[in-house]
RNA sequence: CAAUCGAAAAGGCAAAUCCUGCGAAAGCUGGAGACGCAAAGCUAAUGGUCUAAAGUGAUCGUUCAUGAUUACUAUGAUUGCAGAGCUGCCGAA
Numbered sequence: 001c002a003a004u005c006g007a008a009a010a011g012g013c014a015a016a017u018c019c020u021g022c023g024a025a026a027g028c029u030g031g032a033g034a035c036g037c038a039a040a041g042c043u044a045a046u047g048g049u050c051u052a053a054a055g056u057g058a059u060c061g062u063u064c065a066u067g068a069u070u071a072c073u074a075u076g077a078u079u080g081c082a083g084a085g086c087u088g089c090c091g092a093a
Base pairs, nucleotide, nucleotide: 005091006090012037013036017032018031019030021028022027035080041086042085043084046082047081048078049077050076054073055072056071057070058069059068060067
């Protein structure tokens, strides 16, 4: 000096849960709170997962109009599911 490595210290992030607001939901914002994290910083373009307002199909019902049930679909989410790209603090062994 570097790293595909991770001791110490400083600083950082913040799971569950509770409160608040938003949302059809999944989930998210803010506050409290810490299970954990060396990229738990950014990017939803890839795969996975979650959800299904809306749409489509099927069935049922029908006053032919509204409807009920069910299956599928992301245009909705998740990077604290994985992988990828970009950036980045400290420096013992």

Predicted 3D model of a 93-nucleotide RNA (c-di-GMP-I riboswitch aptamer) from Pelolinea submarina. The model forms 95% of the base pairs in the Rfam consensus. The coordinates come from a structure-prediction model, not an experiment, and the mean pLDDT is 80. The sequence was found by an Rfam model in a public genome assembly.